Notes
Model confidence (mean pLDDT): 80 of 100. A computed fold for a 475-nucleotide part of an RNA from a metagenome, annotated as small-subunit ribosomal RNA, 3' major domain. The RNAcentral record of the full RNA draws on SILVA. It matches the Rfam family "Bacterial small subunit ribosomal RNA".
[in-house]
Context: one part of a larger RNA
RNA sequence: UGACGGGGGCCCGCACAAGCGGAGGAACAUGUGGUUUAAUUCGAUAUACGCGAGGAACCUUACCUGGGCUUAAAUUGCAGAGGAAUAAUUUAGAAAUGAGUUAGUGCUUCGGCACUUCUGUGAAGGUGCUGCAUGGUUGUCGUCAGCUCGUGCCGUGAGGUGUCGGCUUAAGUGCCAUAACGAGCGCAACCCUUGUGAAUAGUUGCUAACAGAUCAUGCUGAGGACUCUAUUCAGACUGCCAUCGCAAGAUGUGAGGAAGGUGGGGAUGACGUCAAAUCAGCACGGCCCUUACGUCCAGGGCCACACACGUGUUACAAUGGGGGGUACAGAAAGCAGCUACCUGGCGACAGGAUGCUAAUCUCCAAAACCCUUCUCAGUUCGGAUCGAAGUCUGCAACUCGACUUCGUGAAGCUGGAUUCGCUAGUAAUCGCGCAUCAGCCAUGGCGCGGUGAAUACGUUCCCGGGCCUUGUACA
Numbered sequence: 001u002g003a004c005g006g007g008g009g010c011c012c013g014c015a016c017a018a019g020c021g022g023a024g025g026a027a028c029a030u031g032u033g034g035u036u037u038a039a040u041u042c043g044a045u046a047u048a049c050g051c052g053a054g055g056a057a058c059c060u061u062a063c064c065u066g067g068g069c070u071u072a073a074a075u076u077g078c079a080g081a082g083g084a085a086u087a088a089u090u091u092a093g094a095a096a097u098g099a100g101u102u103a104g105u106g107c108u109u110c111g112g113c114a115c116u117u118c119u120g121u122g123a124a125g126g127u128g129c130u131g132c133a134u135g136g137u138u139g140u141c142g143u144c145a146g147c148u149c150g151u152g153c154c155g156u157g158a159g160g161u162g163u164c165g166g167c168u169u170a171a172g173u174g175c176c177a178u179a180a181c182g183a184g185c186g187c188a189a190c191c192c193u194u195g196u197g198a199a200u201a202g203u204u205g206c207u208a209a210c211a212g213a214u215c216a217u218g219c220u221g222a223g224g225a226c227u228c229u230a231u232u233c234a235g236a237c238u239g240c241c242a243u244c245g246c247a248a249g250a251u252g253u254g255a256g257g258a259a260g261g262u263g264g265g266g267a268u269g270a271c272g273u274c275a276a277a278u279c280a281g282c283a284c285g286g287c288c289c290u291u292a293c294g295u296c297c298a299g300g301g302c303c304a305c306a307c308a309c310g311u312g313u314u315a316c317a318a319u320g321g322g323g324g325g326u327a328c329a330g331a332a333a334g335c336a337g338c339u340a341c342c343u344g345g346c347g348a349c350a351g352g353a354u355g356c357u358a359a360u361c362u363c364c365a366a367a368a369c370c371c372u373u374c375u376c377a378g379u380u381c382g383g384a385u386c387g388a389a390g391u392c393u394g395c396a397a398c399u400c401g402a403c404u405u406c407g408u409g410a411a412g413c414u415g416g417a418u419u420c421g422c423u424a425g426u427a428a429u430c431g432c433g434c435a436u437c438a439g440c441c442a443u444g445g446c447g448c449g450g451u452g453a454a455u456a457c458g459u460u461c462c463c464g465g466g467c468c469u470u471g472u473a474c475a
Stems, first nucleotide, its partner, number of pairs: 001475002003472003007469007015459002019422005026314008034305002042052002063300007075123009086103007106113002125289002128287003134283002136278003139274001141272001146185006152161003165176003191266004196234007206223002210221003237260001240254001241252004316415001320374006333362002337356002341352004381412001386407007428451007
């Protein structure tokens, strides 16, 4: 100087407390361990475990079994030999691949050129190893308030001071004090979005007034008022008032204001820590393989199943289940696409047909509300599992897809110790969309809106962190 302490002081955080809803018990989905297997590819293990994977039937695919190739699947240089390129087709085979047949004869300065096959050769190729050789990227402490430098001063020196002290702040934020005076990286602000208003602009958006038309509808003329769209401004600064304070600032059922003290949300992650993660995204040093650890193909596996754990979904019901009626979004997406409407089907869907490369057309709600039924039961709760019949995608749904209909109707009656999330348009609850994608094992991920709470006395305690101080046989 650090680190540590079941030492002390001060402070903060959904850290506790106060509340609300969960997990841990059940079934299923999914990931992991283990076991099994020819293979169940690999990585991640506090900070992994619905993670890499934003889509494993083939492909993907790296794994296994079997069948092939060896200048090789691809890219390209040189030398030599052959053939236009290309198209169709027969046959063996699981395919890769092999053996044939037919059509076709390009441009040319006649050297050759383009394309292609073969032989030789120089490069190849490797998801093989090393993340403890690396770049790049990322997690974590932590959006915590810290981490440093120049000059000066102090100390023999390591180093200290500044950065300490008092007050204050979300903040090393500021004020005062001061052997320190300044500065940098962080904080804050500048950026995006949302909440209010104004100006400008009105099409594909809107419709108050005037008119026309319709069963009805901004449907049409028209209009820019309103909503909205999208560009530029304004607005919030403790600016004003009161109290406290030297100041910084704090307090107020204060005023004004759409908004009040960082208005809400996001992006933004200092010096560093963990030889943290990744050689399997990519790049790259070294090592290793080169008729194989390269590469092509078929099939299988990654989906196994005495078990254990994590994350979720659905429930155990009456604040509910069923039936009927009826209303209201936002944000996205769409041409090998989204599809109005009509017809058929109980339905998944199919057959027609129309609009839209989209503020123009389409996709497009559910909970809620009204009426009714069930009356506390393993039930009209719950839907696993299994049987049958189908639909769709796709060469192909056996291993191993989703969906529909009928039947079947398991566990489960609120879950031990323990444990998680959340402070407001939040939790809880309800549906909708997108990426990936032929289809989909999505209950996942990322977004969107609808309905919409309770509680916070307080900081004694648990956990994590910051500052000061003290002890130490630790570095």